[in-house]
Context: one part of a larger RNA
Molecule: small-subunit ribosomal RNA, 5' domain
Organism: uncultured bacterium
C1' cells in the first nucleotide's frame, strides 16, 4: 500500500445501495412469531323468519399443515463437509402420467346434558349422539409372500420376461350439480438414506493402540446393507504414508491480499451439517429421534389454599448482564414466497417496507465570474519591506441542494367474473399499494442553512517567531528537549487528504 462485521479521538450537510452483540450456547418481563378447512361431523350460542330454513360465531370430533420458513456454531477432525462414483441393499405425504376400482354392514367416543372433587392446572361418575374418526364383511390385477415350471442375461447372495397354483392385503363420501374427493397398483418429477475412491488443522514433550476389538456361521432388527444388535467359532484388525491421545475448529461456494505461486479467512448471501436450558427416551407421522410436541431426571425462574402446578427468545421487537462495541418492544401482508381451502379467503415478525448507527461503498454539495502591485487583521523583517491575498469588501450571476407552494408515479396484473376455444390457450371487463402524498417533475425563494481533520527533523510532500529550558513533554524506527529547539508548546504560515481524518486492532 490494500482490506475489516471494527473500536477509539476531534468533526459532521445530503442522498442511493449494503451493512450491524465478533464477548455470555448468560438470564430473561411483555407483544407478536402456525395455521385453516362449515364444499367431512354432531352440537352451543346470537340475528332474521309463524315455520322450513338462511347468515353469524365457538369450542369439540375428523383432515392437512406444523419434520417447510426462521435462529444459533455449542457440539463434531467425522464420510461432519468438497468432489467422484455406487445401492444385485433402500423409502417417499403432497404433485404429473396411466390402468382398475369407490359393494355392502356394524360397534363406539368428545362436544352436549346431569352429578360431583377442585385454590390453580385439571379430573372422576353416569346418561346419549355424528363423521371422509374406528372395525369386521365382499370384491381385487398390475401387489406382497409361498411354490412349481419356461425363457432370456449378469456373474456375486441374482435380475429381468412369461405361465400356473394357494394364502394374504383397498375404499368414504361431500356438493349450491359446475364440481371436489377416496382406494389398490406401476412408472415419472423433486426429496431422503446408505455404502466407497480421493481431498483440506496443529502436536512425537503423545508410539503403541483394540475385546463386539477383525472376521465368519446363524439370527434378531431396519425402509435398506453392515458387530447395528444377539449366540457360537476363529484370533484376527490398526500404526512413523502417524495409529491411540491431547489440542483448537462447524465444512463448502466463496472473501481478503498477492504479478503469481502461495498465505489468511469462512461476517453478510447460498449449499450441506450440528443445535434448540442441561442430560435421556420413546410416541405420532410419507418425513422427527421434533426450537415455538410428549414423558423422564438436574439446575434455575414463577405461582399456590401447601395437597399441588407452570415455564424455557441460539424467532421479529426489546430488558438486565458481560464488553472498547453491535438498531425500533415500528408498518403492510400491496407484491414475491409458503400453509390451509372448491373458491371468496384465513394465517405468515418468512418476506416487503420504513426507523436508528458516516460502520462501509458510490454520488452530490458547501457556490460561480469579475475584483488591488494588494484594505484592516494577525504575523515575519535587515524596519526598506514580505506573508496571509483575488483571499475578503465590492459588482455582476446561478439555484444542485435547503425550505415553500402546486402536480404526482412505477412497483398491479394476476386470483376473480363473462365471452371464445383447435382444450394448449386467447380476449374483455372489474378489484388490489404498507412503502408513500414518498421518489419524479414543474414553479417560487435567496450566497442564503452547509469543513474539518492529520501532520510540516530524515524516512516522508510541507519553515518561521514565540515560550520552556534532560524541565514539561514527543516518539512508529533513527531519536528530539540541558538558553538562539524548522522534532517539546501556542502562533503565523505551508503539506496532504475532505463528510470526513486520525488512532489502535487483526490478516495478506
Nucleotide at each position: 500500500g490494500g482490506a475489516c462485521g471494527a473500536a477509539c479521538g476531534c468533526u459532521g450537510g445530503c442522498g442511493g445501495c449494503g451493512u450491524g452483540c465478533u464477548u455470555a450456547a448468560c438470564a430473561c418481563a411483555u407483544g407478536c412469531a402456525a395455521g385453516u378447512c362449515g364444499u367431512g361431523g354432531g352440537g352451543g350460542g346470537g340475528u332474521a323468519g309463524c315455520a322450513a330454513u338462511a347468515c353469524c360465531u365457538c369450542a369439540c370430533c375428523g383432515g392437512c399443515g406444523a419434520a417447510c420458513g426462521g435462529g444459533u456454531g455449542c457440539g463434531u477432525a467425522a464420510c461432519a463437509c468438497g468432489u467422484g462414483a455406487g445401492c444385485a441393499a433402500c423409502c417417499u405425504a403432497c404433485c404429473g402420467a396411466u390402468u382398475u376400482c369407490u359393494g355392502g354392514g356394524g360397534g363406539a367416543u368428545a362436544g352436549c346434558c346431569g352429578g360431583c372433587c377442585c385454590a390453580a392446572c385439571g379430573g372422576c361418575c353416569g346418561g346419549g349422539u355424528a363423521a371422509u374418526a374406528c372395525c369386521g364383511c365382499a370384491u381385487a390385477c398390475g401387489c406382497u409372500c409361498a411354490u412349481c415350471g419356461a425363457g432370456a442375461g449378469g456373474a456375486g447372495u441374482c435380475u429381468c420376461u412369461u405361465g400356473g397354483u394357494g394364502a394374504g392385503g383397498a375404499a368414504a363420501c361431500c356438493u349450491c350439480c359446475g364440481g371436489g374427493g377416496g382406494a389398490a397398483a406401476u412408472c415419472g418429477c423433486g426429496g431422503g438414506g446408505c455404502u466407497c475412491g480421493c481431498g483440506g488443522c496443529c502436536u512425537a514433550u503423545c508410539a503403541g493402540c483394540u475385546a463386539g476389538u477383525u472376521g465368519g456361521c446363524g439370527g434378531g432388527g431396519u425402509a435398506a446393507u453392515g458387530g447395528c444388535c444377539c449366540a457360537c467359532c476363529a484370533a484376527g484388525g490398526c500404526a512413523a504414508u502417524g495409529a491411540c491421545g491431547g489440542g483448537u475448529a462447524g465444512c463448502u461456494g466463496g472473501u481478503c491480499u498477492g504479478a503469481g505461486a502461495g498465505g489468511a479467512u469462512g461476517g453478510c448471501c447460498a449449499g450441506c451439517c450440528a443445535c434448540a436450558u442441561u442430560g435421556g427416551g420413546a410416541c405420532u407421522g410419507a418425513g422427527a429421534g421434533a426450537c415455538g410436541g410428549c414423558c423422564c431426571a438436574g439446575a434455575c425462574u414463577c405461582c399456590u389454599a401447601c395437597g399441588g402446578g407452570a415455564g424455557g427468545c441460539a424467532g421479529c421487537a426489546g430488558u438486565g448482564g458481560g464488553g472498547a462495541a453491535u438498531c425500533u418492544u415500528g408498518c403492510g401482508c400491496a407484491a414475491u414466497g409458503g400453509u390451509c381451502g372448491a373458491a371468496a379467503g384465513a394465517c405468515u415478525g418468512a418476506c416487503g417496507c420504513a426507523g436508528c448507527g458516516a460502520c462501509g461503498c458510490c454520488g452530490c454539495g458547501u457556490g460561480c465570474g469579475g475584483g488591488a502591485g494588494g484594505a484592516a487583521g494577525c504575523u515575519c523583517u535587515u524596519c526598506g519591506g514580505g506573508g496571509u491575498g483575488u483571499a475578503a469588501a465590492c459588482c455582476g450571476c446561478u439555484g444542485u441542494u435547503g425550505c415553500c407552494c402546486g402536480g404526482g408515479a412505477c412497483g398491479a396484473a394476476a386470483c376473480g367474473a363473462c365471452c371464445u376455444u383447435u382444450c394448449g390457450a386467447g380476449g374483455u371487463c372489474a378489484u388490489u399499494g404498507a412503502c408513500g402524498g414518498u421518489a419524479c417533475c414543474g414553479g417560487g425563494u435567496g450566497a442564503g442553512g452547509a469543513a474539518g481533520c492529520g501532520c510540516c527533523g530524515g524516512c516522508u510532500a510541507a519553515c518561521u517567531c514565540u515560550g520552556u529550558g534532560c524541565c514539561a513533554g514527543c516518539a512508529g524506527c533513527c531519536g528530539c528537549g540541558g538558553u538562539a529547539a524548522u522534532a517539546c508548546a501556542g502562533a503565523g504560515g505551508g503539506c496532504g487528504c475532505g463528510a470526513g481524518c486520525g488512532u489502535u486492532g487483526u490478516c495478506c